Annotation
A computed fold for a 396-nucleotide RNA from Ruegeria alba, annotated as Bacterial RNase P class A. The prediction has a mean pLDDT of 78. Its Rfam family is "Bacterial RNase P class A". It is annotated as a ribozyme. The gene name in the source record is rnpB. Of the family's consensus pairs, 96% are formed in the model. Lineage of the source: Bacteria > Pseudomonadota > Alphaproteobacteria > Rhodobacterales > Ruegeria.
């Protein structure tokens, strides 16, 4: 001084003037409406992808079956598919970066083209051996070499043999067991086995964990309006008991009524049954509880929720960090068809052009804009600033 890697902030400034929202005051018949004082977009306010508060709904638990999501290990959180510390595979000289990174010996299925063959192997080229008819021959051993193919039934060297072959042996993969480290994921180490185990789980599947559903247009409350309307369909309408009171019916009568059967109605018990998909236990309803479904009509105004908070910002502990804990300080948007703007002037980064150079001229500010909140993820982005660390030169 040049190349490169993490990260962490900022992202137009100051005034006047008019205007919008809202909080507190004050004036005015405390009514419109005027005046003061404060507040008044974002780092992503966005896509609504995840993960929570909250709010309604649905009997509750247990298991299971279904459906969905998560997938190395450890910590952090309210919680997470995030965040941080590790480990393993990959990529870079390096700092660093990037991985859907649990099972392919439970099972099922699948590997295109090419090629003899793509998973219980098998033989196109070939190598070897034998026959004799001596070949573009037949029989047979081989799976080493060549071929093809993202991937060809463990590499690599030696032995061995008629050629060969884990066929034998050494080492390298690969299983298995064992030790020693570490919480772990894992890693180093011994033994064993001669190989039995191709690859796809972002194909079905297994395995371990998680998960009711709707969403602030939730939900509440006033106010206003109204016919809180009309219908249809599934399952079911079962057994005991009692009291009035009415019908019938038999008996009796002293003709007033009284017993007794019987059906409706009402009570009251039980059981079918019904309030989760399935089973079990608790609860609740119960012969009417419950399932489902088609039309129609009103209101469509206001209040709450609504913003002090799992928040911020300092600064100390504790921790390798995520991140937790404690102490101070400030109070930080609340619209509601939705304010947050507009002009004017002063100053401007970057970017053009122009000078040897000071410097002038031109130039004007990226992506975007809350809608319950809050924690992340990704995606958009002129431009600028500051910390760490790599690798090269070159001077002390």
């Nucleotide at each position: 001084g040049c190349g490169g890697a993490g990260g962490g902030c900022c992202g137009g400034a100051u005034g006047g003037c008019c205007g919008c929202g809202u909080g507190g005051g004050g004036g005015g018949g405390c009514g419109a409406c005027c005046c003061c004082c404060g507040c008044g977009a974002g780092g992503a306010a966005a896509g609504u992808c995840c993960g929570g508060a909250c709010u309604c709904c649905a009997u509750g638990a247990a298991g299971c079956a279904g459906c969905g999501g998560u997938g190395c290990c450890g910590g952090g959180u309210a919680a997470c598919g995030c965040c941080c510390g590790g480990g393993c595979g990959g990529g870079g000289a390096a700092a660093c970066c990037c991985g859907a990174c649990g099972g392919a010996a439970a099972g099922c299925g699948c590997c295109a083209c090419a090629g003899a063959g793509a998973a219980c192997a098998g033989u196109c080229c070939g190598c070897c051996g034998c026959g004799c008819a001596g070949g573009u021959c037949g029989c047979g051993g081989c799976a080493a070499g060549g071929g093809u193919g993202a991937a060809a039934c463990g590499g690599u060297g030696g032995g061995g043999u008629a050629a060969g072959a884990g066929c034998c042996c050494a080492c390298c993969g690969c299983g298995c067991c064992c030790c020693u480290g570490g919480c772990a994921a894992c890693a180093g180490g011994g033994g064993c086995g001669g190989c039995a185990c191709g690859g796809c789980a972002a194909g079905c599947c297994c395995c371990a964990c998680c998960g009711g559903g709707a969403g602030c247009a939730a939900u509440g409350c006033c106010a206003a309006a109204u016919a809180g309307g009309a219908c249809c369909c599934c399952c079911g309408c079962g057994c005991g008991g009692g009291a009035c009171g009415c019908g019938u019916c038999g008996g009796u009568u002293u003709c007033g009524g009284c017993c007794g059967a019987u059906a409706c109605c009402u009570c009251c018990g039980c059981u079918a049954g019904g309030c989760c998909g399935c089973u079990u236990c608790a609860g609740c309803c119960g012969a009417g509880a419950g399932g489902g479904g088609u039309c129609g009509g009103g209101u469509u105004g206001g209040c709450a929720g609504c913003u002090a908070g799992a928040g911020g910002c300092g600064c100390c502990u504790g921790g390798c960090a995520a991140c937790a804990g404690g102490c101070g300080c400030a109070c930080c948007a609340g619209a509601g068809g939705a304010a947050u703007g507009g002009u004017c002037a002063u100053c401007g980064a970057a970017g053009g052009g122009g000078g040897c150079a000071a410097c002038c001229c031109c130039g004007g500010a990226a992506c975007a804009g809350a809608a319950u909140c809050c924690g992340g993820c990704u995606u958009a982005c002129a431009g600028g600033c500051c910390c760490u660390c790599c690798g090269c030169g070159c001077g002390c």